[in-house]
The RNA shown here (SAM riboswitch aptamer (S box leader)) has 105 nucleotides. Model confidence (mean pLDDT): 84 of 100. Its Rfam family is "SAM riboswitch aptamer (S box leader)". Gene Ontology term of the family: regulation of gene expression. The model forms 97% of the base pairs in the Rfam consensus.
RNA sequence: AAAUUAUCAAGAGCGGUGGUUAGAGAGCUGGCUUUUUGAUCCACCCGGCAACCCUUUCGGAUUGAAAGAAGGUGCCAAAUCCAGCCCGCAAGGGAAAGAUAAGUU
Numbered sequence: 001a002a003a004u005u006a007u008c009a010a011g012a013g014c015g016g017u018g019g020u021u022a023g024a025g026a027g028c029u030g031g032c033u034u035u036u037u038g039a040u041c042c043a044c045c046c047g048g049c050a051a052c053c054c055u056u057u058c059g060g061a062u063u064g065a066a067a068g069a070a071g072g073u074g075c076c077a078a079a080u081c082c083a084g085c086c087c088g089c090a091a092g093g094g095a096a097a098g099a100u101a102a103g104u105u
Base pairs, nucleotide, nucleotide: 001105002104004102005101006100007099008098013046015045016044017043018042019041023034024033025032028084029083030082031081047076048075049074052072053071054068055067056066057065058064080097085094086093087092
């Protein structure tokens, strides 16, 4: 990097220090929100959430159930912020794109 499978309306920082400086919320358009009371991004530190991998127990079992959180990831404004394409009067559903994980090539 690619394909596969699973998940994405729950949950958890208006945290700290240093750097950067006008944008940021993946990309485009529109909306909305956020931001010089310093966002975003980068480095480090602290705290937390979740339970994909993982650990323990039950179980005939690689399926399943319960518990856990040491370790590997991930995440901690707003539904993946919302809409866009298809179905639908609408509510809503689906697709696409994206994100994350796991093993594979």